[in-house]
The prediction has a mean pLDDT of 83.
Large-subunit ribosomal RNA, domain I from a Verrucomicrobiota bacterium, 531 nucleotides, folded computationally.
It matches the Rfam family "Bacterial large subunit ribosomal RNA".
NCBI's taxonomy places the organism under Bacteria, Pseudomonadati, Verrucomicrobiota.

Context: one part of a larger RNA
RNA sequence: CGUAUGGCGAAUGCCUUGGCUCUCAAAGGCGAUGAAGGACGUGAUAAGCUGCGAUAAGCUACGGUUUGGAGCAAAUAUCCUUACCCGUAGAUUUCCGAAUGGGGCAACCCAAUAGUUUGAAGAACUAUUAUCCGAAAGGAUGCUAACCCGGAGAACUGAAACAUCUAAGUACCCGGAGGAAAAGAAAACAAUUUAGUGAUUCCCUAAGUAGUGGCGAGCGAAAGGGGAUUAGCCCAAACCAUAAAUGUUAAGGCAUUUGUGGGGUUGUAGGACUACAAUAUUGACUAUAUUUUUAAAGUGGAAUCUUCUGGAAAGUUGAAUCAUAGAGGGUGAUAAUCCCGUACACGAAUUAAAAAUGUUACAUAGUAGUAUCCUGAGUACCGCGAGGUCGGAGACGCCUUGUGGGAAUCCACCAGCACCAUCUGGUAAGGCUAAAUACUUUUGAGAGACCGAUAGUGAACUAGUACUGUGAAGGAAAGGUGAAAAGAACCGCGAAUAGCGGAGUGAAAUAGACCCUGAAACCAUACGCUU
Numbered sequence: 001c002g003u004a005u006g007g008c009g010a011a012u013g014c015c016u017u018g019g020c021u022c023u024c025a026a027a028g029g030c031g032a033u034g035a036a037g038g039a040c041g042u043g044a045u046a047a048g049c050u051g052c053g054a055u056a057a058g059c060u061a062c063g064g065u066u067u068g069g070a071g072c073a074a075a076u077a078u079c080c081u082u083a084c085c086c087g088u089a090g091a092u093u094u095c096c097g098a099a100u101g102g103g104g105c106a107a108c109c110c111a112a113u114a115g116u117u118u119g120a121a122g123a124a125c126u127a128u129u130a131u132c133c134g135a136a137a138g139g140a141u142g143c144u145a146a147c148c149c150g151g152a153g154a155a156c157u158g159a160a161a162c163a164u165c166u167a168a169g170u171a172c173c174c175g176g177a178g179g180a181a182a183a184g185a186a187a188a189c190a191a192u193u194u195a196g197u198g199a200u201u202c203c204c205u206a207a208g209u210a211g212u213g214g215c216g217a218g219c220g221a222a223a224g225g226g227g228a229u230u231a232g233c234c235c236a237a238a239c240c241a242u243a244a245a246u247g248u249u250a251a252g253g254c255a256u257u258u259g260u261g262g263g264g265u266u267g268u269a270g271g272a273c274u275a276c277a278a279u280a281u282u283g284a285c286u287a288u289a290u291u292u293u294u295a296a297a298g299u300g301g302a303a304u305c306u307u308c309u310g311g312a313a314a315g316u317u318g319a320a321u322c323a324u325a326g327a328g329g330g331u332g333a334u335a336a337u338c339c340c341g342u343a344c345a346c347g348a349a350u351u352a353a354a355a356a357u358g359u360u361a362c363a364u365a366g367u368a369g370u371a372u373c374c375u376g377a378g379u380a381c382c383g384c385g386a387g388g389u390c391g392g393a394g395a396c397g398c399c400u401u402g403u404g405g406g407a408a409u410c411c412a413c414c415a416g417c418a419c420c421a422u423c424u425g426g427u428a429a430g431g432c433u434a435a436a437u438a439c440u441u442u443u444g445a446g447a448g449a450c451c452g453a454u455a456g457u458g459a460a461c462u463a464g465u466a467c468u469g470u471g472a473a474g475g476a477a478a479g480g481u482g483a484a485a486a487g488a489a490c491c492g493c494g495a496a497u498a499g500c501g502g503a504g505u506g507a508a509a510u511a512g513a514c515c516c517u518g519a520a521a522c523c524a525u526a527c528g529c530u531u
Stems, first nucleotide, its partner, number of pairs: 001528007013516001014480002018451002020448007027440002029143002037096003040053003044076002048072002059090006068080003101110003111129007130141004147178001148176004158165001162214001188197002201228005211219002232432003235376001239262010267410001269375004273369004282363002287359010298346003304319002308315001320337002322326001328340003381405008391417001412427005467474002487515001490502004
């Protein structure tokens, strides 16, 4: 060096209990009736996980199912079998934790008040005792994946440096809410001297256009068009009435303020007021009743035998059957007809949700006149300073606002991108509003030209475990005997409960528990070749 046989080793192949991504539905919260999350207990034997709570792998009732059962977990014992198991509703639910009687180094310590036990002291037990808001009833506090609104708000980076700019109103932080949130019924767009549209939101487009920009890097609309979905309303005020307080009085009242009730809600202005008329329409909503459907356990559910090979038939051979079921999984190899199922049909004592219908309550409507009254004020608007918008101060409108000034009141006011006129559109300074839209901690059903154990979640296994760190935090490795334990009785060697050799099981033991396959590196033995 070669060949062979082994050892070690774990790649590779095959497998999948686990993941990843998505779709359609459901649910969208839990909590002082003590949550989320924990500590400590709890089993005949019990370290871990799971369950549960001194009634402690459980108690009660009702419903379902039917012969086995006492979790993972395979052992022995002892029991149950009206059990066990599944669903619904209850009971119990130590201590900590918002933690709430006070304290505290969480799972501990110490009280007060009232009561019970005791002859008394003491001790034990039971109940109550936190703060804030509220007249009271009552409410709030804490936790929670993303989505949402508001407040506050970076830098790295890009500009091939860097300062305006960008990153970006992003990350991070704080507050708040809901199943969605926000927005929302025109002081809107549009059109120029013609028109037209008609709340908001979301998608496609308009469009990388108009613009903006050390006109650099970059940033970047809207109207309009096409779709999704559609829904509109309520106050304040004038006026009327009334209660209380205050003021005043010629003692009848009157006035002011505040509260309450009626009234009223808009731009072709409307309303109050005055004069007429009259019981119709609609509904986004409360309560209640009925019906239906769905969900939370389940039930029925078609149809095959054989030959050969083999350890085993589902393979093969031959002949059949069912199909509203030939989805899928399992069974000793590849099964429509063996098993679980599947299509289809059916099902609730109890609980929940949705829809429809009825009743009740509630809300909702007109005509004419126009003298007077009302129609949101430190507001609109303007100056100075900022922010938003595609718009970086620009010829800069519009919206929001810090600061200083400061209107009009329908013969009024605002807007239409400086400003003026005409024209057109609208009625600010109060409020509510479903759907179309966003998201998935979670539940159910499914899908994948996604992974297959160095992959896929960090985690297919007692995984946020072991372990590391004072701490914040960091954070693994680790799957596969066989169809079935049939997991090797018995014998021998041996110090042996090690290991090995027989024997036996098995299709196979070079499948023997360090267990499927078992590559290479590396090691050993035997033989051969070579120096």